[in-house]
RNA sequence: GAGUUUGAUCAUGGCUCAGGACGCACGCUGGCGGCGUGCUUAACACAUGCAAGUAGAUCGAGAAGCCCAGCUGCUAGUGGCGAUCGGGUGAGUAGCACGUGAGUAACAUGCCCUGAAGUCUGGGAUAAGCACUGGGGAUGGUGUCUAAUACUGGAUACGACAUAUCUUCGCACGUUUCUUUUUGGAAAGAUCUAUCGUUUGGGAUGGACUCGCGGGGUAUCAGCUAGAUGGUGAGGUAAUGGCUCACCACGUCGAAGAGGGGUAUCCGCCCCGAGAGGGUGACCGCCCACCCUGGGAUUGAGACACGGCCCACACUCGUAAUUGAGGCAGCAGUGGGGAAUAUUGCACAAUGGGCGCAAGCCUGAUGCAGCAACUCCUCGGGAGGGAAAACUGCCUUCGGGUUGUAAACCUCUUUUAGUAGGGAAGAAGCGAAAGUUACGGGUCCUGCACAAAAAACCCCGGGUAACUUCGUGCCCGCACCCCCGGGUAAACGUGGGGUGCCAACGUUUUUCGGAAUUUUUUGGGGUAAAAAGCUCGUAGGCGGGUUGUUUUUUUUGAUUAAAACCCCCCGUCAACCCGAGGAAGGUCCUUGGAAACUGGGAGCUAGAAUGCCGUAAGGGGGAAUGAAAUUCCCAGUGUACGGUUGAAAUGCCAAAUAAUUGGGGGGACCCCCAGGGGGAAAGCAGAUCUUUGGGUCGCUACUGACCCUGAGGAGCGAAAACAUGGGGAACGAACAGGAUUAGAUUCCCUGGUAGUUCAUGCCGUUAACGUUGGGGAACUAGAUGUAGGGCGUGUUCCACGGGUUCUGUGUCGUAGCUAACGCAUUAAGUUCCCCGCCUGGGGAGCACGGGCGCAGGCUAAAACUCAAAGGAAUUGACGGGGGCCCGCACAAGCGGGGGAGCAUGGGGUUUAUUUCAAUGCAACGCAAAAAACCUUACCAGGGUUUGACAUAUACGAGAACGGGCGAGAGAUCGUCAACUCUUUGGACACUCGUAUACAGGUGGUGCAUGGUUGUCGUCAGCUCGUGUCGUGAGAUGUUCGGUUAAGUCCGGCAACGAGCGCAACCCUCGUCCUAUGUUGCCAGCACGUUAUGGUGGGAACUCAUGGGAUACUGCCGGGGUCAACACGGAAAAAGGUGGGGAUGACGUCAAAUCAUCAUGCCUCUUAUGUCUUGGGCUUCACGCAUGCUACAAUGGCCGAUACAAAGGGCUGCGAUACCGCGAGGUGGAGCGAAUCCCAAAAAGUCGGUCUCAUCUGAGAUUGGGGUCUGCAUCUCCACCCCAUGAAGUCGAACUCUCUAGAAAUCGCAUAUCAACAACGCUGCGGAGAAUACGCCCCCGGGUCUUGUACACACCGCCCGUCAAGUCAUGAAAGGCGGUAACACCCGAAGGCGGUGGCCUCACUUUGUGAGGAGGGAGCCGACGAGGGAGGGACUAGUUGUUAGGACUAAGU
Repeated sequence: GAGUUUGAUCAUGGCUCAGGACGCACGCUGGCGGCGUGCUUAACACAUGCAAGUAGAUCGAGAAGCCCAGCUGCUAGUGGCGAUCGGGUGAGUAGCACGUGAGUAACAUGCCCUGAAGUCUGGGAUAAGCACUGGGGAUGGUGUCUAAUACUGGAUACGACAUAUCUUCGCACGUUUCUUUUUGGAAAGAUCUAUCGUUUGGGAUGGACUCGCGGGGUAUCAGCUAGAUGGUGAGGUAAUGGCUCACCACGUCGAAGAGGGGUAUCCGCCCCGAGAGGGUGACCGCCCACCCUGGGAUUGAGACACGGCCCACACUCGUAAUUGAGGCAGCAGUGGGGAAUAUUGCACAAUGGGCGCAAGCCUGAUGCAGCAACUCCUCGGGAGGGAAAACUGCCUUCGGGUUGUAAACCUCUUUUAGUAGGGAAGAAGCGAAAGUUACGGGUCCUGCACAAAAAACCCCGGGUAACUUCGUGCCCGCACCCCCGGGUAAACGUGGGGUGCCAACGUUUUUCGGAAUUUUUUGGGGUAAAAAGCUCGUAGGCGGGUUGUUUUUUUUGAUUAAAACCCCCCGUCAACCCGAGGAAGGUCCUUGGAAACUGGGAGCUAGAAUGCCGUAAGGGGGAAUGAAAUUCCCAGUGUACGGUUGAAAUGCCAAAUAAUUGGGGGGACCCCCAGGGGGAAAGCAGAUCUUUGGGUCGCUACUGACCCUGAGGAGCGAAAACAUGGGGAACGAACAGGAUUAGAUUCCCUGGUAGUUCAUGCCGUUAACGUUGGGGAACUAGAUGUAGGGCGUGUUCCACGGGUUCUGUGUCGUAGCUAACGCAUUAAGUUCCCCGCCUGGGGAGCACGGGCGCAGGCUAAAACUCAAAGGAAUUGACGGGGGCCCGCACAAGCGGGGGAGCAUGGGGUUUAUUUCAAUGCAACGCAAAAAACCUUACCAGGGUUUGACAUAUACGAGAACGGGCGAGAGAUCGUCAACUCUUUGGACACUCGUAUACAGGUGGUGCAUGGUUGUCGUCAGCUCGUGUCGUGAGAUGUUCGGUUAAGUCCGGCAACGAGCGCAACCCUCGUCCUAUGUUGCCAGCACGUUAUGGUGGGAACUCAUGGGAUACUGCCGGGGUCAACACGGAAAAAGGUGGGGAUGACGUCAAAUCAUCAUGCCUCUUAUGUCUUGGGCUUCACGCAUGCUACAAUGGCCGAUACAAAGGGCUGCGAUACCGCGAGGUGGAGCGAAUCCCAAAAAGUCGGUCUCAUCUGAGAUUGGGGUCUGCAUCUCCACCCCAUGAAGUCGAACUCUCUAGAAAUCGCAUAUCAACAACGCUGCGGAGAAUACGCCCCCGGGUCUUGUACACACCGCCCGUCAAGUCAUGAAAGGCGGUAACACCCGAAGGCGGUGGCCUCACUUUGUGAGGAGGGAGCCGACGAGGGAGGGACUAGUUGUUAGGACUAAGU
């Protein structure tokens, strides 16, 4: 910097990614070289070989060779030096172990350098050897001989050590000088030189000890300690010291973290980071520790000793079973463990080490090589040309694109690898010379040949550079986060293409960064996580003004801080490396300077405290006291209810409720009483007395910074609860009953125990909240209330008023702050000081542990799990939230449905099939404006396969169409006759056959789509530009006040305008004018008829077809903002959008339709195509929707009679006439229609009849007989006649339409159509009511506002139990381990102490018989590794059973 919480936004906040690094590992792949690096795990066990020896110039001896009497080389042993270095490892260690800086006046130092001195004289042994001998062996024993630079006695002592005195120096307990006394020492060898060896001073080197400071975590470890702290004396050590011991004292350490437990070598460095800082301690270097585990000493200058010794455990090996041997954390190597780490190589040539006079020997240190892409860094893999842009592959809109100049092909080059020849440096040294070289015939030089031998890996949805095809179909799989995959996947797998990187590329682990996400630099806490409930106060932190001094302090120089690392420069292509310089680096030591700040000392008064005069108050404690009300008791009066609730019931009641009188008891304090007062908070209210704390005003007397905060600590602390003892009126958990309810452990009612009350204790919590800690100090516009005190003005004084000041308490508001909301002198503003708290959500304020408690509270994790959780604000949606408004939404009415029968549609059922679609409103008389065949998509059967239909090609045959006959259910098949033009080659169109492309599908997906349609809704809304406001989403406009059918208009307004909608423009009806008059009309004129615009004529009227006019709140009145507008009136055919229609904004419903049509993809292809016959779509226990007919008298039937509109008509409408009861038939005038026909309108009117009935109402059903259409009426048409005459007497819950020419009612007509299921649909006219108080309620809608944890938007979201599965955790009777201690017992090696009767060469006395000194074995004592047994502590894992938690999933 990015991704991720949301519909979108801002902020908070976590998770994740991009970068770097690694001793790495894994997957795939792999050309060369250079420099480095390579058991991080089992400090697990180790076969085999090597890793420390050397000197004959210490010594005796042995034996070999030359050769001749001496030489040369070798060797076991003695003696010397080394083996304490070098090498490996990091187990232990939280420590003076390390780093850094000091100290030793408390020490020692082999080899080396330097100075001084000395080197005299004796002695006794012993190894090797030889002889004998034990044992299986390792390995011994006895006797005897011998040497030394081995051992040892004595003399000497400039120095040295020790004692004492004097003196110098020093901070010092010390040091120095002189003198005196005492003590101890030497070795020879070789000879040509040299060298070595003795004593001692100094130096150097490397060590030892002490101290300051520094670098980890845990308090869910708070007290630890008995040599423990100190002293005196002694011992011990190189040396100080409780290091050890005896005695004495009782101290020491610790919140600045003792002691405990856990982890861990430390540092230079290394990695990351802008830095601060975080992480790390591989390689290289220094220190430390260890070398199977534990203990111990010996030798030595140095060890408590990796390749030495002793002892003990464990393990391994040998054995004759008594007893022996061993220690790769050296180099190789083996096994094992593990994700994982190399050769049983070469050489001492170089560098270094040991020994040696030296040559030299030894050296798994080291130098080299081998293995490994393990890291880093070079190099190569060819270069130039080459388009018909070849082939192939892939994609495609079929045109092409891409692979791609890539290849082929032509020309050129040869690094690296290969091969052949030549051939260094490193190399110095040693040696008289000869000679001596691991790497290595490697680097390098030259020649030769061939583009020849040399590219993979990851990724391609976003973050993040790079896109398509196919396969798959929530499957396989992917995944770092968000997420992808359910039939068109750029996310899975594959191909093509592309991006990145390149001998590598990806993945994993760890770590830093990003992360300002533990915040010193550099964050926060009103609401996001976060201010302890409040106060007092300890340690600590911080602290007013003045002058000089000091320098704790701060700052600045010098000095110092190994090499390597880091930086600059030079060399090297680079890495690596080398050279020569420089810088940086510490809270260090010492030292020089400065003095503003801080601190130290003195004095000051502005902070703070005290004193004095006032003052307000429900501040606290105690005592006694008061009125009203409730309730209980007593008494009489009085009679049937009273009480309660939404409505009731339970309950009370024979003498209740009620009212009256008297008495008792407990508890709370009406009005005053306010966002008013007091208090630290909790909290405080009748009035009186008493006691007590604090505040505040005024004055400025006194002290002189005495202040502020406050970890731990202490105190106070609502309600509830607990303990003991009182009290108990009212209220009232629990409980009981009654209601409510699907249930009702709840709300409501009737009762009612604890409790509330008092006293004394206990508890210690709360939404203990202003969700806002305290103080100071300070600063930073104001306005306006209120409480307490003072001053002054005014007034003669008082009171009121206004002014001012201090202290409290509110509201509004500027700057500023804030994510926003908001805060704003009572800050959430600007600064300082102190303390507490936060670091994603859940798990969890839970578990374990601790201490307090009767309950419970305080402290307080982790595993695991999610990618969010949460804040503020925005737009919507929603609300059994609010305001306003509208609609046949309700109400007021008329008529229906739901009950009956029938019709139609649909569900279900049935079926071989009952084709399919439509399913709340917005499917169900819907698509269908006509299912007997057809339609038809379904089923059964029979056929057919380039096809019923389209285009094209090739070949062959025939004209084709049509007709006749036969078979068949038909499709179809068979057969017969006839047949076009012609130049006689053939040709047009058509048919048949064969073959190929293809046709075809009412097959799937309306959740892939276009188009069309429904619905909200003819509701009044939906938006945009510019501007303004807001960090932003967004807001404003569009809100507000009126008004309207309307976002219609007016007014106002940070808005001004505009668009789609509304309205209007269009059609139709209503009035008038005008033009034209046939098929329409007939007033006037004329003719004619029984009669009729029948005829001549007319153009007036009606009417028809065109064109115009009219209506605009225009006029009047009062109202209203001098508005819009509304009300009333006039005029008018019509009056306030005149009635109706068409017209449907942005959008919603993944709404409907792939079966109207079109169409992507999938799918079928002798079938899911197509043809055909028959059947089905018409079924029928049943429930539903929409209608028709009715149930009758506002009626039925019969007779007579009147008035429409709009349609249709040639495959047609069909008149007059005749026949039939009728459906209809015969027949055919007229009419392609303002002419003729369908056609009769019906309700209505007049007259008659029926008389309240299942009837002369109603007509279902059934029987019989007919008519029409049609190939055909059985399944399955319609109609007519006769007969039959069902249910039904107005319909439960519930529910529908309709506001004026609308409902209700009456007929007419068309489309579809051969006929008809039509009672349907669409239109037409006739006649023609009732009601609307109004907006409380139901439904739907609009607008403003409010709440929201919703945004798939309440059909939302979401909580808990139970059931299933998985995971981690806690508890748990118990059982099994580990660690460190404690008291006791046994106790190795070993040094120390004692003893030493036994043994004993050197000295000594004696004079050999022996004794002494000294030494030793052995024994004893304390200590002591370890072992045994014991009770406790801490702790890991485990457990029958059990508890809660997390997650899953379509259960409940």
The RNA shown here (small-subunit ribosomal RNA) has 1452 nucleotides and comes from Leucobacter komagatae. It matches the Rfam family "Bacterial small subunit ribosomal RNA". The sequence is in RNAcentral, with records from ENA. The source organism's lineage runs through Bacteria, Actinomycetota, Actinomycetes, Microbacteriaceae and Leucobacter.